[in-house]
RNA sequence: CAAGUUCGCCAGGUGAUCGCGGGCGGCUCGUCCGUCCGAGGAAAGUCCGCCCUCCAUAGGGUACGGUGCUGGCUAACAGCCAGAUCGGGGCGACCUGAUGGUACAGGGCAACAGAGAGGUAUAUUGCCGGGUCUGGGGCGCGUCCUUAGGCACGGCGAGGGUGAAACGGUGGUGUAAAAGACCACCAGCGCGGUCAGUGAUGAUCGCGGCUGGGCAACCCCCACCGGGAGCAAGGCAAAGCAGGCGCAUUGGGGCGGCCCGUCCCGCAAAAAGCGCCGGGUAUGCUGCUGGACGGCGUGCGUAAGUGCGCCGCUAGAGAGAUGAUCACCCACGACAGAAGGCGGCUUAUCGGCGGGCUUGGACG
Numbered sequence: 001c002a003a004g005u006u007c008g009c010c011a012g013g014u015g016a017u018c019g020c021g022g023g024c025g026g027c028u029c030g031u032c033c034g035u036c037c038g039a040g041g042a043a044a045g046u047c048c049g050c051c052c053u054c055c056a057u058a059g060g061g062u063a064c065g066g067u068g069c070u071g072g073c074u075a076a077c078a079g080c081c082a083g084a085u086c087g088g089g090g091c092g093a094c095c096u097g098a099u100g101g102u103a104c105a106g107g108g109c110a111a112c113a114g115a116g117a118g119g120u121a122u123a124u125u126g127c128c129g130g131g132u133c134u135g136g137g138g139c140g141c142g143u144c145c146u147u148a149g150g151c152a153c154g155g156c157g158a159g160g161g162u163g164a165a166a167c168g169g170u171g172g173u174g175u176a177a178a179a180g181a182c183c184a185c186c187a188g189c190g191c192g193g194u195c196a197g198u199g200a201u202g203a204u205c206g207c208g209g210c211u212g213g214g215c216a217a218c219c220c221c222c223a224c225c226g227g228g229a230g231c232a233a234g235g236c237a238a239a240g241c242a243g244g245c246g247c248a249u250u251g252g253g254g255c256g257g258c259c260c261g262u263c264c265c266g267c268a269a270a271a272a273g274c275g276c277c278g279g280g281u282a283u284g285c286u287g288c289u290g291g292a293c294g295g296c297g298u299g300c301g302u303a304a305g306u307g308c309g310c311c312g313c314u315a316g317a318g319a320g321a322u323g324a325u326c327a328c329c330c331a332c333g334a335c336a337g338a339a340g341g342c343g344g345c346u347u348a349u350c351g352g353c354g355g356g357c358u359u360g361g362a363c364g
Stems, first nucleotide, its partner, number of pairs: 001360010012329007020038007027030001040335001044346002047344005052230004059260004064226005069083005084099006100221002106219002108215002125159001126156004131151008139142001168186006187211001189208008234286004243277005251265004293312008330333001
């Protein structure tokens, strides 16, 4: 210097005029004047986790749903950081997938091909044995020997073949032919020990039967977590209206999956409560923006983060503001716009800048 990889940051600027929303101040109270402030890294999707509010202070079981290697961070999480095992891609930096269950607690599934697809299975081709039938050959002519073929029977699972997958691999022993049937080594599984690590796990030694496959992102099982509804939540004030019906001791309701438990009301006809029907209202204030907040320095930590110190902050509407025009400059401007708040994830995005690392080249 080029190409790449990873982490982080920025998101046109300045000025003038007009306009919109909010805070504060002013008076001559006008919808006036002055002054200050006024979208984002994703404000988005609403996919997770919380705060907050009401239902009871939110209890136990079950159902249902979610999460699922280990350790840590965090208010919490399906997030983040660091690590482990097994893979995939790249020369590399690096990117990326999976991981609760020896799937002998149980059930279920596997297209096509194939004889056989999970049971200590299967036998098409094949190998072997004796029997029998047929043909050939041999001589020692015997119910003799040998050879080829057919038939059923028995033994076998090595070789061929199918498949993504066929029940360990190599070499030997063994046998009529064979086979973990047996032996050695290797792989795998299980049990036990030692060492390292907080742990997932790794290294190593011994023993065992010899091998009992795959899918739990199919049900299932195990551990942990989850009560419900949501700011149109909810609170205060004002205004307005018309009541009626139903509910009983195995009572009604809170409780909106069900059961238990608990709380409230009631128990003889009234009040209160609850449910259903009917009627009324559509205003103001609040919740409503300063908070698990940000930046810098420093201590701790590999990191995510966290303690301390200093500094900084400025939308808050309720038909819903944040815009338009002109001038100049440049790298010519993308995706997009708050509606209770916060932390994440995901998706969209013209371009630009900086740090680390990798590979290649050039020069000194």
Molecule: Bacterial RNase P class A
Organism: bacterium